[in-house]
Notes: This is a predicted structure of a 357-nucleotide RNA (Bacterial RNase P class A) from an Alphaproteobacteria bacterium. Lineage of the source: Bacteria > Pseudomonadati > Pseudomonadota > Alphaproteobacteria. It matches the Rfam family "Bacterial RNase P class A". Rfam classes the family as a ribozyme. About the family: Ribonuclease P (RNase P) is a ubiquitous endoribonuclease, found in archaea, bacteria and eukarya as well as chloroplasts and mitochondria. It was read from a public genome assembly, where an Rfam model found it. The coordinates come from a structure-prediction model, not an experiment, and the mean pLDDT is 80.

């Protein structure tokens, strides 16, 4: 100086004037202070909280999560590591348990696709010497995502784990490491191909509903009940119907008691935030000081003015000048993630590569 990686951070300032929500204060009038985000999204994971249902535990079914180790109130999240794959490298990516328990499935191509197989081919033998018969072989070729271990020498008529180093693979020990897992030593000689975001096995995890939960307090109107007082039949009503006999219906009062408009709580002091010190590679814990941070529910956070103003675009060789005006969006129980959206910039740390010393 280019070129790339990681991590974090801001993401329009200020001030005026007029409006909306909240809280304080005041009789008022007003007046003082607070008023969106890193994502408030998406509702995709874990919870607090609160109702309902349940002895506790075990079993079965669903569902989910899956390498180890730590962190967390808790996770499918973080954080450190194995392990693969990608990159010269900083680093990046990975639903990353079991395919020698079972089933099931591998398309097109190819003889053959999992109890292997023989298309071109090599070997050899026979005599009728051919587009032949017969018998061995699977290295070579081809085809596929994927050919029943790889490369390399023995050896053989040609070839083959047939034999053997090695490397894979699998058993078993030994080292190192909480562990995954890494290194090594002997032994087996080939038998074991892929796909579990197919069924399955294995381990854990996992009740249902949600703040429109869910408590409280409580009008008018109709209706309920209880207790008094007045009225009490010439009336209605109730067995299929008559008849006796028997319930039942009316008016004012004064109390309870439910629920509905409505109000209040839940609901803004919390797994809180910021600085410092401590411990830890880290996530993160511990502490000590300081701080209060929006609280609606017919749902507030907006206008308008100066002043300043980052990209951007024009004009100039140049200092500059002119034009322009700030992305993605907007809480409604709350906390911890996670994805998504985001104009522009700033910081740090790494890498490669060039060119000076």
């Nucleotide at each position: 100086g280019c070129g790339g990686a990681u991590g974090g951070c801001c993401g329009g300032a200020u001030g005026g004037c007029c409006g909306c929500g909240g809280g304080c204060g005041g009789c008022a009038a007003c007046g003082c202070u607070c008023g969106a985000g890193g994502a408030a999204a998406g509702u995709c994971c874990g919870g607090a909280c609160u109702c309902c249902a349940c002895a506790a535990g075990g079993c079965a079914a669903c569902g989910g999560u899956g390498c180890c180790g730590g962190g967390u109130a808790a996770c499918g999240c973080c954080c450190g590591g194995c392990c693969g794959g990608g990159g010269c490298a900083a680093c990046c990516c990975g639903a990353g348990g079991g395919a020698a328990a079972g089933c099931g499935c591998c398309a097109c191509a190819g003889a053959g696709a999992a109890c292997a197989g023989a298309c071109c081919g090599c070997u050899c033998c026979g005599c009728a010497u051919g587009c032949c018969g017969g018998a061995g072989c699977a290295a070579g070729g081809g085809u596929g995502a994927a050919a029943c271990g790889g490369u390399g020498g023995g050896g053989c008529a040609a070839g083959g784990g047939c034999c053997c180093a090695c490397c894979g693979c699998g058993g078993a020990g030994c080292u190192g490491g909480c562990a995954a897992c890494a290194g090594u030593u002997c032994c087996g000689g080939c038998a074991c191909g892929g796909c579990a975001a197919g069924c399955c096995c294995c381990a854990c995890c996992g009740g249902g509903a949600g703040c429109a939960a869910u408590g409280c307090c409580a009008a008018a109107u109709a209706g309920g009940g209880a207790c008094c007082u007045c009225a009490c039949a010439u009336g209605g009503g109730c067995g299929g119907c008559c008849u006796u006999g028997g319930c039942c219906c009316g008016a004012g009062g004064u109390c309870c008691g439910g629920g509905u408009c409505g109000g209040c709580a839940g609901c803004a002091c919390g797994a809180g935030c910021g600085c410092g010190c401590g411990g830890g590679c880290a996530a993160c814990c511990g502490u000590g000081c300081g701080c209060c941070c929006a609280g609606a529910g017919g749902c507030a956070u907006g206008g308008c003015c100066a002043u300043c103003g980052a990209a951007g675009g024009g004009g100039g060789c140049g200092a500059c000048c002119c034009c322009g005006g700030a992305a993605c969006a907007g809480a409604a129980u709350c906390c911890g993630g996670c994805u998504u959206a985001c104009a522009g910039g700033c910081c740090a740390u790494c890498c490669g590569c060039g060119c000076g010393c």